SAM riboswitch aptamer (S box leader) from Nocardioides donggukensis, 143 nucleotides, folded computationally.
NCBI's taxonomy places the organism under Bacteria, Actinomycetota, Actinomycetes, Nocardioidaceae, Nocardioides.
Its Rfam family is "SAM riboswitch aptamer (S box leader)". Rfam describes the family as follows. The SAM riboswitch is found upstream of a number of genes which code for proteins involved in methionine or cysteine biosynthesis in Gram-positive bacteria.
RNA sequence: AGCUCAUCGAGAGGGACUGAGGGAACGGCCCUGUGAAGUCCCGGCAACCGCCGCGAGCCUCCGACCCCCGGACCACCGGGUGUCGUCGCGGAAACGGUGCUAAUUCCGCCCCGUGGCGAGGUCCGCCACGGGACAGAUGAGAG
Numbered sequence: 001a002g003c004u005c006a007u008c009g010a011g012a013g014g015g016a017c018u019g020a021g022g023g024a025a026c027g028g029c030c031c032u033g034u035g036a037a038g039u040c041c042c043g044g045c046a047a048c049c050g051c052c053g054c055g056a057g058c059c060u061c062c063g064a065c066c067c068c069c070g071g072a073c074c075a076c077c078g079g080g081u082g083u084c085g086u087c088g089c090g091g092a093a094a095c096g097g098u099g100c101u102a103a104u105u106c107c108g109c110c111c112c113g114u115g116g117c118g119a120g121g122u123c124c125g126c127c128a129c130g131g132g133a134c135a136g137a138u139g140a141g142a143g
Stems, first nucleotide, its partner, number of pairs: 003141006013042005021031003026108003043101003048097002051091006062085004067080005105135001110132009
């Protein structure tokens, strides 16, 4: 860097240095010298992984670990029992790995549906609402 899966309407800011941008592109709309982005310090939020409890499942294969048996001992190899792996629910957040801390991922963009408006039945355009993609972010995993 790419791939797979899950989540994205909740939540949580102060200080120091510095000094003009930032919200991923574009359009809109915002934030910003009452100090942007960045770096550092100290907080906070949340609960993805890890951790704890309960339940279900697997226990064919494979992997990790404990124990046992055999190869005289070690290394190593072969065999066997058990626990774990997977899923769901709940918990803790003193500790570990991340993450986040303006606005729904700020909104839209592409497709579909419904309603309204336009002379308005078809098409088309605009507006509102709903759904789905695309893209992105974060975590976990495999190669």
The sequence was found by an Rfam model in a public genome assembly.